[in-house]
Context: one part of a larger RNA
Formats: sequence, C1' cells, structure tokens
RNA sequence: AUUGAACGCUGGCGGCAUGCCUAACACAUGCAAGUCGAACGUGAAAGUGUAGCAAUACAUUAGUAAAGUGGCGGACGGGUGAGUAAUGCAUAGGAAUCUGCCCUAGAGUGGGGGAUAACCUACCGAAAGGUGGGCUAAUACCGCAUGAUCUCUAUGGAGCAAAGGGGCCAGAGCAAUCUGGUUUCGCUUUAGGAUGAGCCUAUGUUGGAUUAGCUAGUUGGUGGGGUAAAGGCUCACCAAGGCGACGAUCCAUAGCUGGUCUGAGAGGACGAUCAGCCACAUUGGGACUGAGACACGGCCCAAACUCCUACGGGAGGCAGCAGUGGGGAAUAUUGGACAAUGGGGGAAACCCUGAUCCAGCAAUGCCGCGUGUGCGAUGAAGGCCUGCGGGUUGUAAAGCACUUUCGGUAAGAAAGAAAUACUUAAAUCUAAUACAUUUAAGUACUGACGUUACUUACAGAAGAAGCACCGGCAAACUCUGUGCCAGCAGCCGCGGUAAUACAGAGGGUGCAAGCGUUAAUC
Repeated sequence: AUUGAACGCUGGCGGCAUGCCUAACACAUGCAAGUCGAACGUGAAAGUGUAGCAAUACAUUAGUAAAGUGGCGGACGGGUGAGUAAUGCAUAGGAAUCUGCCCUAGAGUGGGGGAUAACCUACCGAAAGGUGGGCUAAUACCGCAUGAUCUCUAUGGAGCAAAGGGGCCAGAGCAAUCUGGUUUCGCUUUAGGAUGAGCCUAUGUUGGAUUAGCUAGUUGGUGGGGUAAAGGCUCACCAAGGCGACGAUCCAUAGCUGGUCUGAGAGGACGAUCAGCCACAUUGGGACUGAGACACGGCCCAAACUCCUACGGGAGGCAGCAGUGGGGAAUAUUGGACAAUGGGGGAAACCCUGAUCCAGCAAUGCCGCGUGUGCGAUGAAGGCCUGCGGGUUGUAAAGCACUUUCGGUAAGAAAGAAAUACUUAAAUCUAAUACAUUUAAGUACUGACGUUACUUACAGAAGAAGCACCGGCAAACUCUGUGCCAGCAGCCGCGGUAAUACAGAGGGUGCAAGCGUUAAUC
C1' cells in the first nucleotide's frame, strides 16, 4: 500500500460498487421454458340472443379456456469450479469438415395413398400409470412423377425432393364447397456468404529424482470398417518400433486467460465481482432425438440417500432465484416489474422470461457532504496541576447576532418512451382505387423503480463524534493508586514505594463516521 475479509468499541446522510472464500453437504415451499388456432381434428364452463309453458335446442361472445396431433424452442440464457498439469488454456498457424434460424442467387412446389392421437367405449391398478375395440384430421407419415452445375460411377449410366396456410378480387354451385387471378408467410433442392462448431500442428503453461526407467493398439506400414471430417479412431495381417536427465513415467497441488494487488522497475503473490474459453449438473455408465447434446429443471440402467404406498409397486435431484438446516470467524429478501435492454415462440397483437432492470438488508469497500458560522475576557463556574503567586482546560462555554446544507414536513416536477395500434397520404405489387408491405404526417396509449432525480416553501442550532495512542522506534506529560503484585508488550523491554511504559484522572497527539485489533499478499 492492499483485501469478496472477520472481531471489539462507536455510528448522521447520500451516490456507486460488492456480499457462502467453509460442506461439488442435505434440502420443505414457491417461481426459474415456453409458444403458435395464420399447420390440424375437437372443444367445455359462463354470459347474451332467438324458439319453446318448460325441459331443452340453436346461434353468438369465439372456434375462447383446458387437453391432444404437429412445428419451432427446451444445446441459449443462469449456476458452480468437483475433476483436469493437458482430450484444457494462451498465442500463432493449418486442412480433411459440418452448420437450424439469417442474407444473396438459380430451379421447383405435380399427382396419389394408408394410418393414428384427441374423442367414444370396455377394462386393469391404492397410486404412478396402462391395455383392448371403434371413429377422424394435418405443414404428421409413405409411395409415384419430375429433377440438376446434387450424390455415386467401370464415364456407359444409375439414384434422390417438396406442404400447404392467411388476405383480397372474380366465377360456378341451393348449400357445403370448388375453380381461377393476385399477394404474403411457408416448403423442397442447389450454389455462395455470414455466424457457430468439430479437428490438427508449434511454442508457452506449479512443485517433487527421498519418483528413472515407461509403453503391446504400444510406434509405423498395407488393407477392410467407421466418422460431418484427417487419424490405431477401430479391426486383420506385417515390421519392431515409440517416449525419456532438454526430466518420460509416477506422486502431490491446481480450472486457464484478459487481468487484480504490490513494486521505481525487474519481479513476487493472486485469478472474487466484469469479459473470453473449458469442465461439471446426487455418484457411475449409456445412447436416443436433433442443425447442434451424449443434454442442470429430457430418457434408460446401476448405486447411495429421501419421500409415498392398499406392500404388489411408484416418485425425487436448488453447483437456477429466493429460502431452510448444517458447517463456519464470516457473507443478504421465501420482494417488484417485464417499463427499458436482450432472448424464445408467433404474420402480428401478444404470451413467457428469478436473464435483466429495480427495490430491500449490511459502514463490506471507494467517493462526497454534514454534525454549525461570526463576535464574545470578568480570561466565569467546575475539573486538573501548583513552587499557593498562579497556570491550564480556554474563545472553549455562557451571552449576543446570523445561516439552514443534510435530515423532517408540504407542494411542484424532468429523463429513462423508442415502439405498437388506429386514421390519412404517397410509393411498390397487381387487372384492381382491393389485400399486403414500406415511408411520412396526425391521434390515442404504454414507467417496476416512484413518496424518483431535481426545484420551491416552512420551522428551528434545532436531530447528528467517536476510536486508538502519548518510554524509544513514533506525533503527543503530569498527578493519584499499585508495589516483580495486579498488569502491559510489535521489538527493545516496563512493574521489587517518588512508574511520562500497569490502572484511573486531567491534559495532549493522530485519524475521523469511523477507529483499532487479527488474518493474508507485495
């Protein structure tokens, strides 16, 4: 000088930060990942209307809620640092790869089929859940056609795709609906890009030699297999190699980095918050789905633990945000809001979002402000000291005159709000003044924080100072008590009757809403 600190005494306000370093110990409860009706078949309750004496039926709010099929997203965001000394990280390169959504460009989007959930019905089970039968739809599933600058190839050829939905207009039909035009959102395929990811190489990356030898898929080749992709990645055969005192192997410790602290620097120590990468998700193993996982709030198996049970069987995983117990010197609220920023879904409105933004708690840190200002000598009283003359506390107080920051009360009052929606106009598209999109103008509306920041008024010095030290180092001295006792102490050392070193008092010194102590680093 510093700290994610703790402890003791003390404590007025604000701003900005930070807050389980220990048990990767166990977790009650709530929330943390949904969304789309413009993909699909269904569709309550309730209200309103019509018909009916009524029961009820139909229509509508509304194809709404809830469930189901299907799509996209649950691989992001958030947490933790157990493992890992290299399958990691940092820096610099590389070639044998993939990449949903997004951007650019080319081509296509034809014609068919069979199921299945929901639902109904029958049944099993304590529950979790499950079984049989029947009905039905799709952007779910499967053939056919077409198809290349795609894939394979013996260069002759062979093979591979798709899905429709919404708006508007016109026509046909009694109607359900169908057909056409146009536009928009999709779908299929190909090429390129962007982004993201996988892989390889070199160099660097803690300590121990009281760890000296290690290695059989081991090192290389050929050929199969496998992967998105190079490769002993894997297998068969062949060869006998490969690494190592420039420290292999083994053991211990540890996430790495940008950086942080210190220091004149060189270095040393550290890796909280913030940012990048990695690893993990009760422990161990495994794959499935998918563009992407071997998947924190998915699945399967095994194990430990906890819970429910009708004993047959089931359920669970806070190292998400709060919170609880435990451990510990020690670390916060079971708060508000999606208003902003961002993310997921959706055409959009919008919905979801413990990400995030805010508020609460804590002097934990940094910074700022205040606790009054001026005058005031009879140098009051009291305290302390005294050589008894006085000195000191001390302009300090009292008193007089002012001010009102902060706090209190009351009133006013920004910015964070851009969008979205509606109306109008223009442009694009078009057969179209329709629809849709874009742009512009206008109108309406949207703030958790929030009793906001800030401003003004009011009252009144009113509500606001402590802590450590005073022998030397080291700024600051006397008295009383004690008497090698009680005690102090970072080092030297004080204390055995005149202690500036113990304890108290008066005085002083240093910092100050803090001050000391302890721990730790330089």
Molecule: small-subunit ribosomal RNA, 5' domain
Organism: uncultured Pseudomonadota bacterium